[in-house]
Parts: sequence; structure tokens; C1' cells
RNA sequence: AACUGAAAAAGGCAAACUUGUCGAAAGGCAAGGACGCAAAGCUAUGGGCCUAAGGGGUAGCACGCUAUGGCUGCCAGGCCGCCGGA
Repeated sequence: AACUGAAAAAGGCAAACUUGUCGAAAGGCAAGGACGCAAAGCUAUGGGCCUAAGGGGUAGCACGCUAUGGCUGCCAGGCCGCCGGA
């Protein structure tokens, strides 16, 4: 340096749910809480998924369309990293 995660150790993160808060929503953040995680660290780059305020369609409503809004704990890519193994 690349590969690898059996058994360990040091430590780390924190799903659902609850409360508060921001947001049109999806969702974010904080606290509590642990289902899980060896990248569940970072990054919306490709795919995928969620939402639809605004926009546009409509005479209007309903409705469906649309990301410039989101999700990295959906799959890849990129960057970086602890411990052990051979």
C1' cells in the first nucleotide's frame, strides 16, 4: 500500500417512537431512546425514492405534470478514517 472482518479491545454512530423547534410538505435540527451499523464518517456525482410551495395545464375547483426542495440507515461512484487478521 492493496485485501479482509473470525475472535477481541479502545471508542463511535443511532432506526422506530416521544417532546421541542424550523419548514408549504418531504424532511432537517436539539433532547430522550436503541432497531441496527466496520464506514450508519463526508459528498446529491449517476441511478432510485419522497415532497410539490412556486410555476404551468384548467373558466375555476378537483386532479394530474414539474425541483430550484429533500433522502447517503436504497444501490453505485468519489474523498477520508479506528482496531484486528493474513
Molecule: c-di-GMP-I riboswitch aptamer